This is a predicted structure of a 74-nucleotide RNA (transfer RNA) from a sheep gut metagenome. Its mean pLDDT, the model's own confidence on a scale to 100, is 82. The sequence is in RNAcentral, with records from MGnify. It matches the Rfam family "tRNA". Rfam describes the family as follows. Transfer RNA (tRNA) molecules are approximately 80 nucleotides in length. By type it is a transfer RNA.
[in-house]
RNA sequence: GCCCGUAUAACUCAGUGGUUUAGAGUACUUGUUUUACACACAAGAGGUCCCUAGUUCGAAUCUAGGUGCGGGCA
Numbered sequence: 001g002c003c004c005g006u007a008u009a010a011c012u013c014a015g016u017g018g019u020u021u022a023g024a025g026u027a028c029u030u031g032u033u034u035u036a037c038a039c040a041c042a043a044g045a046g047g048u049c050c051c052u053a054g055u056u057c058g059a060a061u062c063u064a065g066g067u068g069c070g071g072g073c074a
Stems, first nucleotide, its partner, number of pairs: 001073007010026004018057001028044005050066005
């Protein structure tokens, strides 16, 4: 330099065009329980879905470019 993959909550991930107005588990906060902690149960908070354009009536999802990360070739 070229090619491929990937980027969604603090972490690990699901979701591949419209009933998800964005979800799960773990972690976190509060409550119940306990002498207390943990566990368990219940509730809650937390994300402009990496960035910028484009396609579309509609984009986390498709396209192009950029950036980060991983891999391959030279």